[in-house]
RNA sequence: CGCCGAAUUCCGCAAGGGAACCGGGGAACCACCUACAUGGGGUGAAUCGGACAUCUGUGUCUCGUGAGAGGCGUCAGGGGUCCGUAGGAGACCUUCCUGCUCCGAACCCGUCAGCUAACCCGGUAGGCGAGAAGGAAGGA
Numbered sequence: 001c002g003c004c005g006a007a008u009u010c011c012g013c014a015a016g017g018g019a020a021c022c023g024g025g026g027a028a029c030c031a032c033c034u035a036c037a038u039g040g041g042g043u044g045a046a047u048c049g050g051a052c053a054u055c056u057g058u059g060u061c062u063c064g065u066g067a068g069a070g071g072c073g074u075c076a077g078g079g080g081u082c083c084g085u086a087g088g089a090g091a092c093c094u095u096c097c098u099g100c101u102c103c104g105a106a107c108c109c110g111u112c113a114g115c116u117a118a119c120c121c122g123g124u125a126g127g128c129g130a131g132a133a134g135g136a137a138g139g140a
Base pairs, nucleotide, nucleotide: 001129002128003127004126008019009018010017011016020124021123022122023121024120025119030114039112040109041108042107043106048084049083050082051081052080054078055077056076057075059072060071061070062069063068087103088102089101090100092139093138094137095136096135097134098133
């Protein structure tokens, strides 16, 4: 200096406060509205599926006098590796087309939340230095 992101900025010695931005809760109207089972919801692009091995539980068989040991299979659950994938990002901004690269994490509430005026509550962390752009339209 630039990129992702709400995650910037001002005052103050500090505590703290302001601005800006972002998220959540919360009427009416609207939506939903047979019963039962499975709890459900939120931030975020970060969901869903498959394969492999493995652990725990479970089932079954064999061996053993027994404590137990071993084999097999299925189901449920946990984490792991890999492959895809909804989706997201890529140098002024927006939309579209073609193409390439990368990401596709993590966390919170605690049985409770549709939407939502007034109103209420909270956040402003962290990471990166890769370069793949071309075209159309409209802006600055």
Molecule: c-di-AMP riboswitch aptamer (ydaO/yuaA leader)
Organism: Streptomyces halstedii